[in-house]
RNA sequence: AUACGAGAAUAGCAAAUUCGGCGAAAGCCGAAGACGCAAAGCUACGGGCCUAAGGUAGAAAUACUAUGGCAGCCGGGUUGCCGAA
Numbered sequence: 001a002u003a004c005g006a007g008a009a010u011a012g013c014a015a016a017u018u019c020g021g022c023g024a025a026a027g028c029c030g031a032a033g034a035c036g037c038a039a040a041g042c043u044a045c046g047g048g049c050c051u052a053a054g055g056u057a058g059a060a061a062u063a064c065u066a067u068g069g070c071a072g073c074c075g076g077g078u079u080g081c082c083g084a085a
C1' cells in the first nucleotide's frame, strides 16, 4: 500500500414509532428514540422500487407518464477512521 474485518480501541450514523415543519404525494428536514450499520459517508451512472402535481388519453371511472423521490434494495463510481488474525 492492497485486500480483509476482533467479544479490540476511539469516534460516528440512526430503523420503527411520536411530535413539529415542508411537500400534491412519495418523501424530506428538525427534535425525541435505537432496529440495526465498517462506509447506514457522498453520488440517481446501470438495474430496481415509490409517488403522479402537471401533461396525455377518456363522457366519466380510470390508465399512462418524472421534470419528484428512495444511497438503510442490488451493482458501479468516489472519499474516509482504526488495525488483531
Base pairs, nucleotide, nucleotide: 004083005082012037013036017032018031019030020029021028022027035072041078042077043076045075046074047073048070049069050068054065055064056063057062
Predicted 3D model of an 85-nucleotide RNA (c-di-GMP-I riboswitch aptamer) from a Clostridia bacterium. The coordinates come from a structure-prediction model, not an experiment, and the mean pLDDT is 92. Its Rfam family is "c-di-GMP-I riboswitch aptamer". About the family: GEMM was predicted in a large-scale screen for bacterial structured RNA regulatory elements. NCBI's taxonomy places the organism under Bacteria, Bacillati, Bacillota, Clostridia. The model forms 95% of the base pairs in the Rfam consensus.